Small-subunit ribosomal RNA from a metagenome, 1443 nucleotides, folded computationally. The coordinates come from a structure-prediction model, not an experiment, and the mean pLDDT is 84.
[in-house]
């Protein structure tokens, strides 16, 4: 020193959270030894036992430890209940006090006396005790003498700064003693003086929250008496006075001993107040007071209450907040030990005694500090574990081994210091020697980021982690266990609590325009703060002295325990106070000035305020004319008005309200706010001048006053508009937006209320800091005949902008810039501007205001995106224009639903559905029955077996798969030896191990491959430059393109991928080549039949040319470019095609393939037959074929193009109605075959009909292919002949060789098409144009959307929990106040000889009453947060669909 967390990113504001330190800690797992330390934080609860205060016999009696006397039990010890206080802390004062024992002076202790208790007896009583009689002592007690400087009285001097003071003098009165004890040293005893010590009482200053405690106060405050105290003093009490105290917080309320200190912190602070040491206050609770030098007394006394304990029921005894202990509470805190040896302290003359003070020990890791649990050497990196890419790697020199060492512990010896001498509890302790072994001694948390440390395997939103983000739904580095690694270590972690970080209460050190946060706006009290000069004081302020800041503790230096913790020793202080100086500055006191402030005097503008009058236009009523059917209103109507005469128009009246145009970022006003003219009255401003006064300024806590619109009261007024509130629409719904009525009010007048995005969201005042242009309203100068215009300058309004600020946006002389002064106010979101309380109000409500509880954000600004029922430019069969479908109808086929033992899977908006699948009979096949199999239908390899072995196999059985099985029957290389054999290896089989198989999951682990968007025109980089930054810029801008496609400009300048070309095919044409192709030529033939000729032509297919806005005009910016023409086969990318940037959609596909990980492994693998994928109430999308005369049938009859062929095409002929069938020329193809094209054209029939349309569906018969055609192929004849007459809503397709309309052919394939790829024929029509739909795309805006509008997001209702507010009451506290009662006990009066009684006041405790306050409780009730996908509806965020 910072870091994490708000977002897509980013800056800022802000909260939360962590990393450090600390502790009288606790708890969890561990736990070697030593040292110094420390240890009821809770219950000031209750206490069993035994101990903590005695001691003198040199005071006395006397048998004594009992008793009188005397000192001391007021120290020492312990505790924080009270205590907001002169209680403590500091610094003074007493001229208002006292001090036993102790020390110094001084001066004395003479003379008598009466008692008492122990003791002895009597008597009560259970006891404690108590009571009568008789004895006796004293350092007990009493009397009387003496006695001063002592007390008291009086008069005088004098002295202090000053009093009730001190000093003298001189005078009346009053009070002393123990000739006592004695060991003969001394100890005491009186009086007075003084010190020393220790108190006691005043006073400055400090000393916690809380104003939702604002007023307290009758002994209060003051007097001058009395009294009382050691003193002063309303301490007390009679009496007179009416004070005193308080916003600089009285008064209540809460909480708390205070302090050196302790801890934190860089310091300033900030919390704390165990132990140490100071003080204070209390001893069961509350009141007393006695003795005494001191005490209202922790181990005394009295009453009283509560407990407890004894009891013979009458009555007594007790107080551990002393040391140990016990019970209790709690999370939680020790020994019923040692000793008086040391220091101390009490009595003694001493010796002693007594000391739970102390000194020691013992228990806990509770803290600090130390120290140990070994060291060297050791590699084939052992074994196991774990991981793995199967090759290793990791734990790891780590172990083992070898080779040492002896700290701590353990064992025997030996032994202080503390004490110079007598005396040691600690203690045979520390310390020191000597043995024996590496033996007896390591744990806990951590590893996703902050945060140092990573893999597996287990789970699968489950268990479970967490301190904050947060992990966890099959590959978790974040749960769990392991390994491995990181930290710290006899600890380690967690929990609480404090400082820190947090500059996050900002004195030091913050802020308020939009992030919290300027009062609605003025006046103006206290308070703060102040222009310029000159003399003084000296309260601030600065220097110097002094005195005081206990010790310990802290810093530093040095020094003892082996070291350090820990302990000695030394020096070191920011404060207070007194003193002695200075006099800049403030400040106070006098006295001047005129630059602040103010009045005076000329003048100017103005919707400023208040009353009063007046005035047109306009609307509405009313009358009355004219006049007729509709007016009126909306998107579109409707309700309403009107034939009883309206709307419309014309006159005339009446009422109220509000003043068009002028009119303006024009003016006045302190804001609210003011706007038609006229008068009255009256604030306030500027400007010029420089006459007067002489700091008279500024700001403002409370206070006061105004203060829009709604709204209240109580009387008027009421045109118009218009909440409620009716009524019509719209809607799903419409308690709304729209329309037609309309009622409080709005408008006077008096009185309330007091808020608003009352905003410039920007308090005031004063200075000073570049400019530039409006604009309003003054003075000036200039110049004119004048007015204007121009310059200058003042005060007010707006814009731009520099410096400068600012999170940025913006601010910028009218500052959000510098600086000064003074006020308000603010401290994460919600809960809340709420509750409860004061305070104001008639209400309504206003104003001042929390908390529980909840979340980790919430916000403010710019960013790139998406989006918008924002906005602009632009595209495209997108619309429009047109032609032709689909939706109706049967069939085909695909899907979806049912069905099913199975209907295998997969594709679901566009971008699934004649899609995978360019062909399901069986295979195909993945579904299902069912029969069968297990190293398996197929791969590799390794181990053992095998010769009639591998292979063929008649036959049986079985649906096959498979079993079974006569018979037949090979055979490889190599080495030995030598063949008539023997081994090894092979191939094949068996049997076993490894393993294969899997269309089984997951396309949301994935590669690859496709779609979409879209063949749209975009997507990017590098360098420079802007910006804190995200990011801009370049890509925007103006043109122009099919195009981010070119040209210009410009802080950009170049680049890339994509466009376009490059490619492929068509158009034209030149060449080259001419067979199987042509055919102008020859011959021949019934015939393009045959045979030549030629390659000119058609055609073929290489290879060229050819288009490039080249030209010409015109329009542009002289440009890209665009219009028109020319030539040209073709003309502006000629036409098609292939070619798909950077993203998008967790898009499709683990069933093409490949592949992680997970499952299956006599089964989810294989193998067979059979069946299903073809099922059928339905619904949908693609198609086909019609519904017919531009047509159907029959005859006749022309013209292609691409293609396919050997398990293949198959001519000619021949047979059948055909489908086919017989047969087999010819052809691996420009040659042969498929092939016949078909729409067309020609005649001819039909006559508008469910038909000579349509052809479905059903029967027989047949053909083909195939092992098979039943489920379930295709095709032919013959016979039947359904729906269907052009198809609603809506919706597709297509801009030219396109649509339609027609055939041909291929692939798949035994066989099978309406589907799909492909080729020709014929061949139209329209496009005005970009309002509107749908998508795109560039620019802009505006956003609370970034999962990105299929987003985000409100509020009521249902339910669960939570805290809290109100209640009818109820219950408890503590405090105070009125009255009753009244113990002891002080005092006071009486009585008494005394002992003692007896009244009185007065009081604790108790009772009674009511009032306040605090808190708990409550039936119900209010709202409020929190919850899983619940309900309604969309209020907001885009013009959020009414801003």
């Nucleotide at each position: 020193a910072g870091a994490g967390u708000u977002u897509g990113a980013u800056c800022u504001u802000g909260g939360c959270u962590c990393a450090g330190g600390a502790u009288g800690a606790a708890c969890g797992c561990u736990g070697g030894c030593g040292g110094c330390g420390u240890g009821c934080c809770u219950a000031a609860c209750a206490c069993a036992u035994g101990c903590a205060a005695g001691u003198c016999g040199a005071a006395c009696g006397a048998u004594a430890u009992a008793g009188u006397g005397g000192c001391g039990g007021a120290c020492g010890g312990g505790u924080g209940a009270g205590u907001a206080a002169c209680g403590c802390g500091u610094a003074a004062g007493c001229a208002a006090c006292c001090u036993a024992c102790c020390u110094u002076c001084a001066a004395g202790a003479c003379u008598g006396g009466u008692a008492u208790a122990a003791c002895c007896u009597g008597c009560u009583g259970a006891a404690a005790a108590g009571u009568g009689g008789g004895c006796u002592a004293a350092u007990c007690c009493c009397a009387g003498a003496u006695a001063g400087u002592a007390u008291u009285u009086u008069a005088g001097a004098g002295a202090u700064g000053a009093u009730u003071u001190c000093u003298c003098u001189a005078u009346a009165a009053u009070u002393a003693a123990a000739u006592g004890c004695u060991u003969u040293a001394g100890c005491g005893c009186u009086u007075g003086a003084a010190g020393a010590u220790g108190g006691g009482c005043u006073u400055g200053c400090g000393u916690c929250c809380u104003a939702u405690c604002a007023g307290c106060u009758a002994g209060u405050u003051g007097g001058a008496g009395a009294g009382g105290u050691a003193a002063u003093g309303g301490c007390u009490c009679a009496c007179c006075a009416a004070g005193g105290c308080g916003a600089a917080g009285a008064c209540g309320g809460g909480u708390a001993g205070c302090u050196g200190g302790u801890u934190u912190g860089a310091g300033a602070g900030g919390a704390c107040g165990a132990c140490c040491a100071g003080u204070c206050a209390c001893a069961c609770u509350g009141g007393a007071a006695c003795u005494g030098a001191g005490a209202c007394a922790c181990g005394g006394u009295c009453c009283a209450g509560a407990c407890u304990c004894c009891u013979a029921c009458g009555g007594g005894a007790g107080g551990c907040a002393g040391c140990a202990g016990u019970g209790a509470g709690g999370a939680a805190u020790u020994u019923u030990c040692c000793a008086c040896a040391a220091u101390g302290g009490g009595c003694g003359a001493a010796a002693g005694c007594c000391u739970g003070a102390u000194g020691g020990a013992g228990c806990g890791a509770c803290g600090c500090c130390g120290u140990g649990u070994g060291a060297g050497u050791g590699a084939u990196u052992a074994a196991a574990u774990c991981c793995u890419u199967c090759g290793g790697g990791a734990u790891g020199u780590a172990a083992a081994a070898c080779u040492c060492u002896g700290u701590c512990a353990g064992a025997g010896g030996g032994g202080a210091c503390g004490a110079u001498a007598u005396u040691g509890a600690c203690g045979g302790u520390a310390c020191c020697c000597u043995c024996a072994g590496a033996g007896g001694a390591a744990g806990c948390c951590c590893c996703g980021g902050c945060u140092a440390a990573c893999u597996a395997c287990g789970u699968g939103c489950c268990a479970g982690c967490a301190g904050c983000c947060g992990c966890g739904g099959u590959a978790a580095u974040a749960c769990g266990u392991a390994g491995g690694g990181g930290g710290c270590g006899a600890g380690c972690g967690u929990u609480a609590u404090c400082c820190g970080g947090a500059a996050u209460u900002a004195c030091u050190g913050g802020g308020c325009g939009u992030a919290a946060a300027g009062c609605g706006u003025a006046u103006g009290u206290a308070g703060g703060u102040g222009g310029u000069u000159u003399u003084g004081u000296a309260a601030g302020u600065c220097a110097g002295a002094u005195g005081u800041a206990a010790a310990a503790g802290a810093u530093u230096g040095c020094g003892g325990c082996u070291c350090a913790a820990c302990c000695g020793u030394a020096a070191u202080a920011u404060g207070c106070a007194u003193u002695u100086g200075a006099a800049a500055c403030u400040a106070c006191a006098a006295g001047g000035c005129u630059a602040g402030a103010g009045a005076g005097a000329u003048u100017c503008a103005g919707a400023g305020g208040a009353g009063a009058g007046c005035g047109g236009a306009a609307c509405u009523u009313a009358c009355g004319g004219u006049g007729u059917a509709g007016c009126g209103g909306u998107g579109a109507a409707a309700u309403g008005c009107g034939u009883a005469g309206a709307u419309a128009u014309c006159g005339u009246a009446a009422g109220g309200a509000a003043c068009a145009c002028c009119a303006g970022u024009g003016g006045c006003g302190a804001a609210g706010g003011c706007g038609g003219c006229u008068c009255u009255c009256u604030g306030g401003g500027g400007a010029u001048u420089u006459u007067c006064u002489g700091a008279c300024a500024c700001u403002g806590a409370a206070a006061u006053a105004c203060a829009a619109a709604a709204g209240c009261u109580a009387g008027g007024g009421g045109a118009g508009c218009a909440a409620a509130c009716g009524g019509g629409a719209u809607u799903a719904g419409a308690u709304a937006c729209c329309c037609c009525g309309g009622u409080a009010g709005u408008c006077c007048u008096a009185g309330c209320c007091c808020u608003a995005a009352a905003c410039g969201a920007u308090g005031g005042u004063c200075a000073u800091u570049a400019g530039g242009u409006g604009u309003g309203u003054g003075a000036g100068g200039u110049a004119u005949c004048g007015a204007c215009c121009c310059c200058u300058u003042a005060c007010g309004u707006g814009c731009c902008g520099c410096a400068g600020c600012u999170a940025a946006c913006g601010c910028g002389u009218u500052a959000a810039a510098u600086g000064a002064c003074c006020c308000g106010c603010c401290u994460g979101g919600g809960a809340a501007g709420u509750a409860c309380a004061g305070c104001c109000g008639c209400a309504a409500g206003g104003u001042u205001a929390a908390a529980a509880c909840u979340c980790a954000a919430a916000a403010g600004a710019a960013u790139u995106g998406a989006c918008g029922g924002g906005g602009g430019c632009c595209c495209g069969c997108a619309c429009a224009a047109g032609c032709g479908g689909u939706g109706g109808a049967g069939c085909a086929u695909g899907u979806g639903g049912c069905u099913u033992a199975a209907u295998u899977c997969g594709a679901u908006c566009c971008u699934a559905c004649g899609c995978g699948a360019a062909u399901a009979a069986c295979c195909u096949u993945a579904c299902c029955u069912g029969g069968a199999u297990u190293u398996g239908a197929c791969a590799u390899g390794c181990u053992a077996g095998u010769a009639g072995u591998a292979c063929c196999g008649a036959c049986c059985c079985g649906a096959a798969a498979g079993g079974g099985a006569a018979g037949g029957g090979a055979u490889a290389u190599c080495g030995g030896u030598u063949u008539a054999c023997c081994g090894a290896u092979g191939a094949g089989c068996u049997a076993g191990c490894a393993c294969a198989g899997g269309u089984g999951c997951u396309g949301c682990a994935u590669g690859g491959c496709u779609g979409u968007c879209g063949u749209c025109a975009g997507c990017u980089c590098g360098u420079g430059u802007c910006g804190u930054g995200a990011g801009a810029u370049g890509u925007u801008g103006g043109g122009u393109u099919a195009a981010g496609u070119c040209c210009c400009g410009c802080a950009a300048c170049g680049a890339g991928c994509g466009u376009a070309a490059c490619c492929c095919c068509u158009a034209u044409u030149g060449u080259u080549a001419g067979u199987u192709g042509a055919u102008a030529c020859u011959c021949u033939u019934u015939a393009u039949u045959g045979a030549g000729a030629u390659c000119a032509c058609u055609c073929u297919a290489g290879c060229g040319a050819a288009a490039c806005u080249g030209c010409c005009u015109c329009g542009g910016a002289u440009a890209a470019c665009g219009g028109g023409g020319a030539g040209g086969a073709a003309g502006g990318u000629g036409g098609g095609g292939a070619u798909g940037a950077g993203g998008u959609c967790a898009a499709g596909u683990c069933a093409u393939c490949a592949u992680g990980g997970c499952c299956c492994u006599u089964a989810u693998g294989u193998c067979c037959a059979g069946g299903g994928c073809g099922a059928c109430a339905c619904a949908c999308g693609u198609g086909c074929u019609a519904c017919a005369a531009u047509g159907a049938u029959a005859c006749a009859u022309a013209c292609a193009a691409a293609g396919g062929g050997g398990a293949g095409c198959a001519a000619u002929a021949c047979c059948g109605c055909a489908a086919g069938g017989u047969g087999g020329a010819g052809c691996a193809a420009a040659u042969c075959c498929c092939a016949a094209a078909a729409a067309g054209u020609g005649u001819a029939u039909c006559c508008c009909a469910g038909u000579u349309c349509g052809g479905a569906u059903u029967g027989a018969a047949g053909g083909c292919u195939g092992c098979a055609a039943u489920u379930c192929g295709c095709c032919u004849c013959c016979a039947u002949g359904a729906a269907g007459c052009u198809g609603g809503a809506a919706u597709c397709g297509c801009u030219a060789g396109u649509a339609a309309c027609u055939g041909c052919a291929g692939a798949u394939c035994a066989g099978c098409g309406u589907g799909c790829u492909g080729c020709g024929g014929u061949g139209a029509a329209u496009a005005c144009g970009u309002u509107c739909u749908c998508g795109g795309g560039c620019c802009u805006u505006g956003u609370a959307c970034a999962c990105a509008c299929c987003g985000c997001c409100c509020g009521u209702c249902a339910c669960a929990c939570c805290a809290u507010g109100a209640a009818a009451g109820u219950c408890a506290g503590g405090a105070a106040c009125a009255c009753c009662c009244a113990a002891a006990g002080c005092c006071u009066c009486g009585a008494u000889u005394a002992c003692u009684c007896g009244a009185g006041u007065u009081u604790a405790a108790g009772g009674u009453g009511g009032u306040a306050u605090u808190g708990a409780u409550g039936a119900u009730u209010g709202g409020g947060g929190u919850g899983a996908a619940g309900u309604c509806g969309u209020a907001a965020c885009a013009a959020g669909g009414u801003a």